[in-house]
Predicted 3D model of a 1523-nucleotide RNA (small-subunit ribosomal RNA) from an uncultured prokaryote. The sequence is in RNAcentral, with records from ENA. Its Rfam family is "Bacterial small subunit ribosomal RNA". The coordinates come from a structure-prediction model, not an experiment, and the mean pLDDT is 83.
RNA sequence: AGAGUUUGAUCCUGGCUCAGAACGAACGCUGGCGGCGUGCUUAAUACAUGCAAGUCGAACGAGAAAGUCUGACUUCGGUCGGGCGAGUAAAGUGGCGAACGGGUGAGUAACACGUGGACAAUCUGCCCUUAAAUCUGGGAUAAUCUUCCGAAAGGAGGUCUAAUACCGGAUAAUACCAUUGGGGGGCAUCUUCCGAUGGUCAAAGGCGGGGUAACCUGCCGUUUAGGGAUGAGUCCGCGCCCCAUUAGCUUGUUGGUAGGGUAAUGGCCUACCAAGGCUUCGAUGGGUAGCCGGCCUGAGAGGGCGAUCGGCCACACUGGGACUGAGAUACGGCCCAGACUCCUACGGGAGGCAGCAGUAGGGAAUAUUGCGCAAUGGACGCAAGUCUGACGCAGCAACGCCGCGUGGGUGAUGAAGCAUUUAGGUGUGUAAAACCCUGUCAGUGGGGAAGAAACGCAUAGGCAGUAACUGGUCUGUGCCUGACGGUACCCACAGAGGAAGUCCCGGCUAACUCCGUGCCAGCAGCCGCGGUAAUACGGGGGGGACAAGCGUUGUUCGGAUUUACUGGGCGUAAAGGGCGCGUAGGCGGACCCUCAAGUCGGAAGUGAAAUCUGGCAGCUUAACUGCCAGCCUGCUUACGAUACUGUCGGUCUUGAGUACAGGAGAGGAAAGCGGAAUUCCAGGUGUAGCGGUGAAAUGCGUAGAUAUCUGGAAGAACACCAGUAGCGAAGGCGGCUUUCUGGACUGAUACUGACGCUAAAGCGCGAAGGCUAGGGUAGCAAACAGGAUUAGAUACCCUGGUAGUCCUAGCCCUAAACGAUGAAUGCUUGGUGUAGCGGGUAUCGAUCCCUGCCGUGCCGGAGCUAACGCAUUAAGCAUUCCGCCUGGGGAGUACGGUCGCAAGGCUGAAACUCAAAGGAAUUGACGGGGGCCCGCACAAGCGGUGGAGCAUGUGGUUUAAUUCGACGCAACGCGAAGAACCUUACCCGGGCUUGAAGCUUGAACAGCGAGUGACCAUCGGUGAAAGCCGACUUCCGCAAGGACACUCGUAGAGGUGCUGCAUGGCUGUCGUCAGCUCGUGUCGUGAGAUGUUGGGUUAAGUCCCGCAACGAGCGCAACCCUUGUCUGCUGUUGCCAUCAGUUCGGCUGGGCACUCUGCGGAGAGACUGCCGGUGAUAAACCGGAGGAAGGUGGGGAUGACGUCAAGUCAGCAUGGCCUUUAUGUCUGGGGCUACACACGUGCUACAAUGGCCGGUACAGAGCGCUGCGAUCCCGCGAGGGGGAGCUAAUCGCACAAAGCCGGUCUCAGUUCGGAUUGUAGGCUGCAACCCGCCUACAUGAAGUUGGAAUCGCUAGUAAUCGCGGAUCAGCAUGCCGCGGUGAAUACGUUCCCGGGCCUUGUACACACCGCCCGUCACAUCACGAAAGCUGGCUGUACUAGAAGUCGCCGAGCUAACCCGCAAGGGAGGCAAGCGCCAGGAAGGUAUGGCUAGCGAUUGGGGUGAAGUCGUAACAAGGUAACC
Repeated sequence: AGAGUUUGAUCCUGGCUCAGAACGAACGCUGGCGGCGUGCUUAAUACAUGCAAGUCGAACGAGAAAGUCUGACUUCGGUCGGGCGAGUAAAGUGGCGAACGGGUGAGUAACACGUGGACAAUCUGCCCUUAAAUCUGGGAUAAUCUUCCGAAAGGAGGUCUAAUACCGGAUAAUACCAUUGGGGGGCAUCUUCCGAUGGUCAAAGGCGGGGUAACCUGCCGUUUAGGGAUGAGUCCGCGCCCCAUUAGCUUGUUGGUAGGGUAAUGGCCUACCAAGGCUUCGAUGGGUAGCCGGCCUGAGAGGGCGAUCGGCCACACUGGGACUGAGAUACGGCCCAGACUCCUACGGGAGGCAGCAGUAGGGAAUAUUGCGCAAUGGACGCAAGUCUGACGCAGCAACGCCGCGUGGGUGAUGAAGCAUUUAGGUGUGUAAAACCCUGUCAGUGGGGAAGAAACGCAUAGGCAGUAACUGGUCUGUGCCUGACGGUACCCACAGAGGAAGUCCCGGCUAACUCCGUGCCAGCAGCCGCGGUAAUACGGGGGGGACAAGCGUUGUUCGGAUUUACUGGGCGUAAAGGGCGCGUAGGCGGACCCUCAAGUCGGAAGUGAAAUCUGGCAGCUUAACUGCCAGCCUGCUUACGAUACUGUCGGUCUUGAGUACAGGAGAGGAAAGCGGAAUUCCAGGUGUAGCGGUGAAAUGCGUAGAUAUCUGGAAGAACACCAGUAGCGAAGGCGGCUUUCUGGACUGAUACUGACGCUAAAGCGCGAAGGCUAGGGUAGCAAACAGGAUUAGAUACCCUGGUAGUCCUAGCCCUAAACGAUGAAUGCUUGGUGUAGCGGGUAUCGAUCCCUGCCGUGCCGGAGCUAACGCAUUAAGCAUUCCGCCUGGGGAGUACGGUCGCAAGGCUGAAACUCAAAGGAAUUGACGGGGGCCCGCACAAGCGGUGGAGCAUGUGGUUUAAUUCGACGCAACGCGAAGAACCUUACCCGGGCUUGAAGCUUGAACAGCGAGUGACCAUCGGUGAAAGCCGACUUCCGCAAGGACACUCGUAGAGGUGCUGCAUGGCUGUCGUCAGCUCGUGUCGUGAGAUGUUGGGUUAAGUCCCGCAACGAGCGCAACCCUUGUCUGCUGUUGCCAUCAGUUCGGCUGGGCACUCUGCGGAGAGACUGCCGGUGAUAAACCGGAGGAAGGUGGGGAUGACGUCAAGUCAGCAUGGCCUUUAUGUCUGGGGCUACACACGUGCUACAAUGGCCGGUACAGAGCGCUGCGAUCCCGCGAGGGGGAGCUAAUCGCACAAAGCCGGUCUCAGUUCGGAUUGUAGGCUGCAACCCGCCUACAUGAAGUUGGAAUCGCUAGUAAUCGCGGAUCAGCAUGCCGCGGUGAAUACGUUCCCGGGCCUUGUACACACCGCCCGUCACAUCACGAAAGCUGGCUGUACUAGAAGUCGCCGAGCUAACCCGCAAGGGAGGCAAGCGCCAGGAAGGUAUGGCUAGCGAUUGGGGUGAAGUCGUAACAAGGUAACC
C1' cells in the first nucleotide's frame, strides 16, 4: 500500500466482499510448563448458610458459671461457706466509629459529568498550630432485683444506683447581638482596620509520679476563641447523543417588595404587586444513555467504546419520610405504604447479598460456601491489642499477554510403508532406523530465601521540661512477629526418555495430486464450484500458514476520499428548487483614523495519579513493575502586536441607483374592428352518386346529396409576412386599432454615496389537464356507439360523437416546468452570422468599410471532462450565497402531519430482497433503418416436382427382431461402389469359456503359481450345424526331476457396449463468398481505431488515385490438369496423299505426308499487346483490327481467419467408464425386404414433335485371364453348346440410340401406358419359400399433363438420346463417367432469398430462434389497513389519604430551675388535638394522549421450477418513445 466482483471487451460512477488490528468474549478440535493479569456484558431476578463494624474497664455502675483447692455439715445421695477461676465472660450506661472502606449502573440528557472560574452567600468531627480556661452545685436513669402481659418478637409497672450521661449557677473574650465614632478597599448588595457603650453564652474528668499533708507535676481528655489543613455545600462561562413524521412551551411560571427557611444565595417557601420568561443558534415532547481520565482503531483528522485501575455522580426490595449526627435524608439504622418470602398458638411478628464466598433461575457464557491479618490501609484504644471477605495470598478457567520446552549432531543401500506413475521412475526424505551427545521443563532426593520494619519489652546513653522524679522524645544493642510456603531459587540423580496440534491449499491468498461422488451428497467471505476425467464436495498422499494453540461466530475501527474539516459531487452516472419578490442569516468596493472582539506572540496558573512516548533500572529474559523526563494538542489570567477580518467615526466613486434624451419589441391588461376558411340555414342550377380506405364497410343521398352560384348565421383561430428573428423571471406571447401599464437597451451630462450579492421561513406567478358556478359551442375531440382489421382487437384505420377546448369569476399547483446546466461578480486566444442603439472614415449621396455597448446563434483554441462534449452565453480559472445527492428494488409507497370541494399535492420512512443497478464510448450481431453492390436471388424463358403406377430412402406403426447412425438449408437413391446364406452389428434356439481371429517371439519347447496325466490325430456314435460323447492314447530319466498337454488361480484377451458434449483424423456448411490478419508507426486513459475508410474500377481487399500511415502474411489471381489452334518429336496395334499388288477389307508391300496417338510428352500462342473513344493525363471500361481463341477463352483441381460443442467412438485410431461361463465367441433358422398411413428422391407414363414394323447412318470414354469371349450350331427368347482370338490403339464386350428413309395407327383409356396377376422357362449360386435378375405367352390397373406450393438451368448449357464403369457369384430406375442431337430467354434490380462494403439505432453479446412487460394461478416471506382485544408510560378531573417535619393549642402528664416552711404555684417539657405541606406517597373511579403486541378479513410488495394469457418496451420494435 491494496485486491475481487456489473461488460464480449473498455473507461467511469457505484455498491457489496476480502486481506489488518482489537476483545471482560463464546463455540469446535486439540492441550506440556511457568510468570503477570483478567473472569455474570444476560434477570437492578429471587436468595438457604457462614462471614463482611466494631472498639474503649485509662468514662461508669453492677457482675456470673463450669472447673479446681479447701472448711463445715451429712440421711454419704449431697447441702452450705471460703480461695482461685475473675473484676474474666455475657449484658448495660457513656464515648468514638458505624456517612469510611466494599458493591452495582437501575435511574439521570442534568451544573449529573469534564474543564475553567466565583462564594464580599457557606459549614467542616478527628488532625496541626496560637491564646485562654477546666470553678461550684443538683436531680435522675439503665443495668441489677422484682411483679405482670405475650406463642414469639417484645412490652408494661415497681424498687436501688454511677458516670467523661443530663441539668442549674459562677467567670469570660478579638465569640455573638444591639447602638455608635474614625480610616482604607471594592464588585451593586458590601468588606476590612482602629475603637466606645450595653447585653448574652463554657467545661469533665481519667490514668500516673513526687509529697505526711497542703500541694506540685506528667500524659490523655474537656471548654472558649483565632488560624491552618482536609472534606463538603452552592453559583457561573464553555463543552456534552438521536428524532422536526416533536413547533410552540410556561402560572410559582418570569421579575419585584416583605417575611419565613437554610450552614449558606435563591420562588427554596409564603403573601402582595407587575406580566413576564424560554424558543428554528431547536424551546417543549419522545427515544437512548451513568459522566470522565482513558481503551480500541486510524498516517492523521476522526470513528467506536466507557470491563478491569483511578476521579465524580446516582442507587441499596419498590415508593415516601424524617431522626441522630461535624457529616446521612444513612447498603449490613428508624418510621409508614406496597409487592414478595418466612414464623405463628391466627391475636401478631420477622426479612432485604447491586459486600465476600455460595444457591436457584436466566443465558452462548463468567471461578472457592479456601488461608491469613505476616505486609499495606482503616475503626477503636494511652497502650498491649481487638476487629477488618478492604487487603495480602492460595484455588478454578489456554480467557488474554509474555517466556520456555517437546531435543541436538552425524547419518543414502536415498530402507520399509504409503502415495503417484508415461511402469523407467518420482515424492514423503536426513525424515526414520543407526551411531555420538545434551539435560531446559516435568519427576525423585537434598539445601533453602527476600518480603520484617515498626510497635512493644529489656537495656545503655543524649535532649527539652520539671524544684525533682515518673513520663515524653531521639539514638545504640538484644528479644518478639510470615498466611503465602518448605514456595521462589540452588545442587544432585536417572533417562530422549513424559510433552503437537489446528486451519488452509480455484482466484483474491502462501500451498497439488490420486480415488470416490455425479446439479446428488455437499462447499461457499465475495466471485462462484458439483449434471462421469471436480487442484472448489468427501477421503488418501503431499504441501502451506500459525503454533499450546488453531479455526469459526459475534462486535468495533480500518481499508471506505463510501458523509469528503483535512478530503467528494450535481449537462448525460444519484443529485439545480418550475420561476420570481423578499425576511432572518451568510458574504461584501476604495482611502484615513480609533478600539483590540477574532487573530498572532512570549509569560503565569491549571490541565490529579495511572495510561501513552523516550531514557534508565528491578524480577535469568519478556510480559509486568519502578524512577526521571516529555506529552496532556484544552481552559483561565494579565501583558504585548495590529497586517488581515471585525467595531466606532470620517471621506470617495468605480458597485448600485435617480434624473434627461432616444429608438426597438408576438411583454401584460381592457375595449373595439377585420378578412380568408370550416360548418349550418335559405334559395337557384343540376343528377346519382358522395364520402372514406391498404382494400372496404358503417355513414350521407332520388324526401335531390356531393358539385356549383347567391344570400344569411355562428363560433373559434389569425395563412402569407415568419427568420436557430423579437419580448418576458419562468410558464409563455403572433390579424388590425385605441387606452392603460411593466421591463430591458443605447447616448450624454448631473446627482445620491456601498444604498450591494445571495436567499432558509414567507408571499406571489405558474403549460396542459382537472374541479365549482354561469354563459358559449363553428371546428376539433377523451368517454361512448357503429364499421373494419385480427386468432382475439375493450387499439392503431374509418363514420359519428359528449365532456372539454372558448369567455367571466374562483380553485387546483403539477410536467422530459429541459440548456435535463441555480443566482451574482471578476478574469481568460479566435473566426463567422444575426437583432437593437450608437461612433468614425470615404462619398454629392445611396451604400460600403472600421469600431463601441447590449442580446441571440454556429464553428472552433487553450483548459476542463469517464467519455460524449463544453469552450467569453463555459461544463475553463476563482470568490460568495442558496438548493440538492450518497447502491438497485421496495417507493415517491405506507403511517403521521399539512394544503385542497374533489382529484390529488407537499413532506416522506422501514421491514424485506439483490450483487449488482447505472453513464459514456468500443467491437460485433441484429433491424418489418438507410445507401452501394453481387449471386439462376427475382424477373424473362425452357423443362420438371407436387396428382398416377412402380422403384428407393425416411418417419410412423407393427414385430421375437424389424440392428445402428444421419434430422432445416447442410438427414431422407445418405453411411450402403450393390442385406437370399455370408455380410449382420438385431431376434429365437443350440453350443464353447484363457477362448474364434489377430499381435509379438520364434522353429524341440513360449508368462507365473498350483494340480492332474493326458492331448493331438484317427475311428465310431449323436446332432441342423457348431459341438459333445466313446474307443485308441504320453515322452526323457534308476530316481529326484523335467518336457508336453489339460484344469484352476493371477495378470489379462475380446466387446459394432456407453460417451463425437473427453479426443485425433477426416468430412459437411456459410462459400470459391472476398474476405481474415500481423509488424512498426500514429491517434485514443482504455477497449480499440488507423492501415482495410474515401473517389473511381473489378469476378476479386483486382488495380489506380488520395490519405498518418508504411510494409507484410493467409486468401483472390497466377503457377497445376484438361479442352480449343499451330509447330517440332514418336510411327505400332493407328493412318493411307503418292507408288505397286489385291480376294476390294489399309487386305498386302511400302510410306509417316495427313488424321490420330502421347506412359510423364517438348514448345508456340492471349499480354488489354495494337488502334479509337470515355475517364483525373490513372486504373479501367466501351468499340475495333488481327487471330483458332479476347479481355479469367471453357471445364477441373485448389476451400483464408473462422462459425455451427455441425457429422462420425459403426471405417480407423484413442482417454475414461461398463462387461468377463458374457454386453465375448461359434452355429441353425429368422429379421434388416413387415404395411392403415405420411414425406423426400427418382423411373415410366399419360401419347401423333408420338407408338409399332421394316430398312439404313454416325460416337466417345471405358472394361476384360477362376476374365472378355468372336465366327458357327440350337432355342421365339432369356439363354445353351462350343471354343478362335486377346494380358488388348492388334482380340472381345460392341448392334450405339435418338436421327434419316418407307409403311401403318388417327385421338380412343387407344396398336398410348405398362402396373398387377397367372402359366411356362432361363441364369447365378450349397441354397432363389420368406427374398434375386431375366425371357416367352397371357393378363392390361392407375394415369388424358397434375391444387396450394416448389425445384433445376444462362451455351455445347437446359432438354432429349443412348453407351460404359465401380460394387458384384447373381442382383440398378441409384451412383460415377462418356459422347450424339441440341434450344429459348435475361427489359432490368422495385420485390422474395442468400451474401459483401459503408453508415445509423440498440435495453441484444447463448448475440432477434435475442431481450423483455403486466394480469392471473400456486408456494413462501416481511409490511400496511382493519371491528376490536391486551399491556406499558403519561395528562386531566374527582375520591380517599399512612408515616413525618413545622406551627398553634395543650383542661391530661411532668425529677432538675424559680417562689414557697410546707401544701402548692410558676417557668419549661411531653402526650393528645388542630392546621399548613396537601389538589402530597401508594391506592380507587372516570376520561384523554402516546406507544407496543395480537387480530377474522383485506391491500399492495418481494422472492420462487421449464405454469396461463397476451406482446407493452429495446431496431422506424412493426401506431417513434417518454413526461